Predicted 3D model of a 327-nucleotide part of an RNA (large-subunit ribosomal RNA, domain IV) from a Flavobacteriaceae bacterium. Its Rfam family is "Bacterial large subunit ribosomal RNA". RNAcentral holds the full RNA, with entries from ENA. Taxonomically the source falls in Flavobacteriaceae (Bacteria, Pseudomonadati, Bacteroidota, Flavobacteriia).
Context: one part of a larger RNA
RNA sequence: UCAUGGCUAAGGAACUAGGCAAAAUUGACCCGUAACUUCGGGAGAAGGGUCGCCCACAGCAAUGUGGGCCGCAGUGAAUAGAUCCAGGCGACUGUUUAUCAAAAACACAGGACUCUGCUAAGACGAAAGUCGAUGUAUAGGGUCUGACACCUGCCCGGUGCCGGAAGGUUAAGUGGAGUUGUUAUCUUCGGAGAAGCAAUCAAAUGAAGCCCCGGUAAACGGCGGCCGUAACUAUAACGGUCCUAAGGUAGCGAAAUUCCUUGUCGGGUAAGUUCCGACCUGCACGAAUGGUGCAACGAUCUGGAUACUGUCUCGGCCAUGAGCUCG
Numbered sequence: 001u002c003a004u005g006g007c008u009a010a011g012g013a014a015c016u017a018g019g020c021a022a023a024a025u026u027g028a029c030c031c032g033u034a035a036c037u038u039c040g041g042g043a044g045a046a047g048g049g050u051c052g053c054c055c056a057c058a059g060c061a062a063u064g065u066g067g068g069c070c071g072c073a074g075u076g077a078a079u080a081g082a083u084c085c086a087g088g089c090g091a092c093u094g095u096u097u098a099u100c101a102a103a104a105a106c107a108c109a110g111g112a113c114u115c116u117g118c119u120a121a122g123a124c125g126a127a128a129g130u131c132g133a134u135g136u137a138u139a140g141g142g143u144c145u146g147a148c149a150c151c152u153g154c155c156c157g158g159u160g161c162c163g164g165a166a167g168g169u170u171a172a173g174u175g176g177a178g179u180u181g182u183u184a185u186c187u188u189c190g191g192a193g194a195a196g197c198a199a200u201c202a203a204a205u206g207a208a209g210c211c212c213c214g215g216u217a218a219a220c221g222g223c224g225g226c227c228g229u230a231a232c233u234a235u236a237a238c239g240g241u242c243c244u245a246a247g248g249u250a251g252c253g254a255a256a257u258u259c260c261u262u263g264u265c266g267g268g269u270a271a272g273u274u275c276c277g278a279c280c281u282g283c284a285c286g287a288a289u290g291g292u293g294c295a296a297c298g299a300u301c302u303g304g305a306u307a308c309u310g311u312c313u314c315g316g317c318c319a320u321g322a323g324c325u326c327g
Stems, first nucleotide, its partner, number of pairs: 001322008010313002014311001019308001027051005036041001038147001052069007070074001082306007089298002094106002110145007122131003148293004153223003158220002160216005167211003173205002178200005185192002224242005251285001252282001263279005
């Protein structure tokens, strides 16, 4: 010096990104216990008291009551919750990056949409076959949301999906008009040219799809701008105009979302870029990519308080082991 322990005057978080680490709390019995709440909880809430030994009495006893004794200390050593207030997120118990992340991520019960009538849909497999399922729509597959409470607005123009079949477009196939090659024959010798055999091929016909018509947003998604106006001022219930498929409803809002920003006001502190409550000017919240609440829960995150302490002011002392030298 390092590691692991023990003690420490006065102060008590002044340390620090942060009470990290340590200290503190801890058992049993008795008393007592708030807001809130889904009435189950919260709750071991919080907070307070008792605990050894001897004697007497009561009791079958465990034990209880009374009196007394000793110590700084009686669950005399050891083992054995710190607690409270407020907020964010996720309802909860669970699951996860074996070996830097345990979480607000995943799952979840519940909700919704959609597919599937059984040789089901879907999946594995060249196939046979198997799972689904020895199940049958109160079943099975897929997608989204994520307890519960109150709710879930408008837009079908685009993309997707579903339905429709009148018209347009449209493949192979069918169809064969015509054209070309060849040449029996004819010839005015320039050429014309049947049948056959070949090559090529027009019209016409021709399904789904697409165009088209309609539906559908708990499908993918989207949810405006400018100008004016009230008897102080300010603001604009109101009006005008342009554009759109429709112009963001309820609720929430400087938020896990707010750039400007340490916004402004209030609270807490002597002093608060964090925190809590409001305001609304939402750069760029918003309703199952769910919105807003919410008791309980959490090795979660944030702010505050009590207790407690070598975290610190600011160090000191001690023990054990290592480090150093020699072997």